[in-house]
A computed fold for a 472-nucleotide part of an RNA from an uncultured bacterium, annotated as small-subunit ribosomal RNA, 3' major domain. The full RNA is in RNAcentral, with records from ENA and SILVA.
Context: one part of a larger RNA
RNA sequence: UGACGGGGGCCCGCACAAGCGGUGGAGUAUGUGGUUUAAUUCGAUGCAACGCGAAGAACCUUACCUGGGUUUGACAUCUGGGGAAUCCUCCUGAAAGGGAGGAGUGCCCUUCGGGGAGCCCCAAGACAGGUGCUGCAUGGCUGUCGUCAGCUCGUGUCGUGAGAUGUUGGGUUAAGUCCCGCAACGAGCGCAACCCCUGCGCAUAGUUGCCAGCGAUUAAAGUCGGGCACUCUAUGCGGACCGCCCGGGUUAACCGGGAGGAAGGUGGGGAUGACGUCAAGUCAUCAUGGCCCUUACACCCAGGGCUACACACGUACUACAAUGGCGCGCACAAAGGGAAGCGAGACCGCGAGGUGGAGCCAAUCCCAAAAAACGCGUCCCAGUCCGGAUUGCAGUCUGCAACUCGACUGCAUGAAGUCGGAAUCGCUAGUAAUUCUGGAUCAGCAUGCCAGGGUGAAUGCGUUCCCGGGCC
Numbered sequence: 001u002g003a004c005g006g007g008g009g010c011c012c013g014c015a016c017a018a019g020c021g022g023u024g025g026a027g028u029a030u031g032u033g034g035u036u037u038a039a040u041u042c043g044a045u046g047c048a049a050c051g052c053g054a055a056g057a058a059c060c061u062u063a064c065c066u067g068g069g070u071u072u073g074a075c076a077u078c079u080g081g082g083g084a085a086u087c088c089u090c091c092u093g094a095a096a097g098g099g100a101g102g103a104g105u106g107c108c109c110u111u112c113g114g115g116g117a118g119c120c121c122c123a124a125g126a127c128a129g130g131u132g133c134u135g136c137a138u139g140g141c142u143g144u145c146g147u148c149a150g151c152u153c154g155u156g157u158c159g160u161g162a163g164a165u166g167u168u169g170g171g172u173u174a175a176g177u178c179c180c181g182c183a184a185c186g187a188g189c190g191c192a193a194c195c196c197c198u199g200c201g202c203a204u205a206g207u208u209g210c211c212a213g214c215g216a217u218u219a220a221a222g223u224c225g226g227g228c229a230c231u232c233u234a235u236g237c238g239g240a241c242c243g244c245c246c247g248g249g250u251u252a253a254c255c256g257g258g259a260g261g262a263a264g265g266u267g268g269g270g271a272u273g274a275c276g277u278c279a280a281g282u283c284a285u286c287a288u289g290g291c292c293c294u295u296a297c298a299c300c301c302a303g304g305g306c307u308a309c310a311c312a313c314g315u316a317c318u319a320c321a322a323u324g325g326c327g328c329g330c331a332c333a334a335a336g337g338g339a340a341g342c343g344a345g346a347c348c349g350c351g352a353g354g355u356g357g358a359g360c361c362a363a364u365c366c367c368a369a370a371a372a373a374c375g376c377g378u379c380c381c382a383g384u385c386c387g388g389a390u391u392g393c394a395g396u397c398u399g400c401a402a403c404u405c406g407a408c409u410g411c412a413u414g415a416a417g418u419c420g421g422a423a424u425c426g427c428u429a430g431u432a433a434u435u436c437u438g439g440a441u442c443a444g445c446a447u448g449c450c451a452g453g454g455u456g457a458a459u460g461c462g463u464u465c466c467c468g469g470g471c472c
Stems, first nucleotide, its partner, number of pairs: 008472006015463002019427005026318008034309002042053002064304007073127001077126002079123005086103007107116003129293002132291003138287002140282003143278001145276001150189006156165003169180003195270004200238007209228001214225003241264001244258005320420001324379006336367003341360002346355003386417001391412007433455007
């Protein structure tokens, strides 16, 4: 000077408390440990590993294992020789590969001999190659404390010095935010603001919207003429600043209340992460020092494995029902995606789906039905008309191929489960809870992830205590 204390003071945070819903019990999904295995590739390990890298392991991916093969190599540059490139057929093989035959001559220059570029083959060697090791040799990127309010510098002053002062103090704030004071005076990185979305209005603009006002048409319809008023879309501008009033405060900063206003005291949300900490994570995104392998630790292929299963843990989904299940009817979104694509109406099928192809390069067409809600009916508290695991059979789709190991459909089967011990998690408002929708990845595969709307609460006395943090 820091850090630490079951030292003190002050102050924050869903930290506790108050409340709502969960996890921990069940079944399943998924990740991990462990065990097993020829292999179950590797990494991540308190918070900050464990639906994590993986925004998609049947082959591929794939790094692992077994077997079959290659050795200048799957890939790059250079040298010599030959050939256009390329395409087709046959034999063998699981394929990789090996063997045989056929077709075929382009471009530029030319002294017509040939030379050159690109591509292919052969040979030799320089070299390639390595997801091999070291994240404790590194760059870059990232997590975390933490969106916490801090971290520093110049000059001056003080101190022998390390260093202090400034940054402490009195108030105040979400904030080292601001005010006042002060041997300090200033400044930088952070805070805030500038940026984006959202909430109100105006202007501009109308192949979306509107019978708003008129006409036509229809079973119904913005369907048509017509029109930009409204809604909306997307560009610009305005609007909020404690600006106004009252009170408090030191006449300050600021705080409490009120008016007006769509919005009020940073309106709500996002992006934005200071100096640093954890030798935190990553040599398997990439890059890279050193070390190691070089007929193998490299490369190609087939099959298997990453999907195993006595167990243990994390994260989720579905439930245990009547605020519910089932049947019928009937509304109301937002945000997205679509050309090797989205695919309407119609027809076939109980259904998954199939046939077919209108329209759409998309405010125009399609995916598309939103679901919960609401109305009517039924069930009458039961392991049930709850719950759906598991299993049998029959199918659909994708794909060269669903045995190991895909998703979905129909019929049958109907397990555990009657609200969960100790313990533990999230959330302060359009939030929790609940309910659907879309997207990335993707041939196919979502209870995961990311995004969108619908319905829509309860509680907060307070800061003694638990946890984390800030200042003295």